[in-house]
RNA sequence: UUUGAUAAAAGCCAAACUAUCCGUGAGGGUAGGACGGAAAGCUACGGAUCUUCUCUCCACUCUGGAACAGACCGCCGGGUUGCCUAA
Numbered sequence: 001u002u003u004g005a006u007a008a009a010a011g012c013c014a015a016a017c018u019a020u021c022c023g024u025g026a027g028g029g030u031a032g033g034a035c036g037g038a039a040a041g042c043u044a045c046g047g048a049u050c051u052u053c054u055c056u057c058c059a060c061u062c063u064g065g066a067a068c069a070g071a072c073c074g075c076c077g078g079g080u081u082g083c084c085u086a087a
Base pairs, nucleotide, nucleotide: 012037013036017032018031019030020029021028022027035074041080042079043078045077046076047075049071050070051069056066057065058064059063
């Protein structure tokens, strides 16, 4: 320096739920709160899942489907960055 792992130590994040704000919605922000997490840091690159006001196409009685657009990293993988160090 790199890779893997994580005993100890110092710390970190924060599910559900509640209040409040934003959004048509999925969902997101802030405060409280801890289910859990060695990346539960960042990234929408690939897949999965979810939403779809408007617009376009097909069908068209109601409506439905597709496409576009979006959400989501605490669903999985990829990329990238970081703390400690007994064995």